[in-house]
A computed fold for a 74-nucleotide RNA from a Patescibacteria group bacterium, annotated as transfer RNA. The sequence is in RNAcentral, with records from ENA.

RNA sequence: GCCGAGGUAGCUCAGUUGGUUAGAGCGCCUGUUUUGUAAACAGGAGGUGGCGGGUUCGAGUCCCGCCCUCGGCU
Numbered sequence: 001g002c003c004g005a006g007g008u009a010g011c012u013c014a015g016u017u018g019g020u021u022a023g024a025g026c027g028c029c030u031g032u033u034u035u036g037u038a039a040a041c042a043g044g045a046g047g048u049g050g051c052g053g054g055u056u057c058g059a060g061u062c063c064c065g066c067c068c069u070c071g072g073c074u
Base pairs, nucleotide, nucleotide: 001073002072003071004070005069006068007067010026011025012024013023019057028044029043030042031041032040050066051065052064053063054062
């Protein structure tokens, strides 16, 4: 330098013929329960979707450029 995969919550990920609230598990916070902790149960917070543009009535999803991670080729 070229090719491919990926970047979504603190962590691991889902979501892929563009569509009406962006989710799950674990973790975190509060409450109930307990002598107390853990567990269990109930509730809650937390995301400008890597960055910047474009297309569209509408973009996590499509297009372009750039950045980062992993793998392969030279």
About this RNA:
The organism belongs to Bacteria candidate phyla, within Bacteria. It matches the Rfam family "tRNA". Rfam's curators write: Transfer RNA (tRNA) molecules are approximately 80 nucleotides in length. The family's RNA type in Rfam is transfer RNA.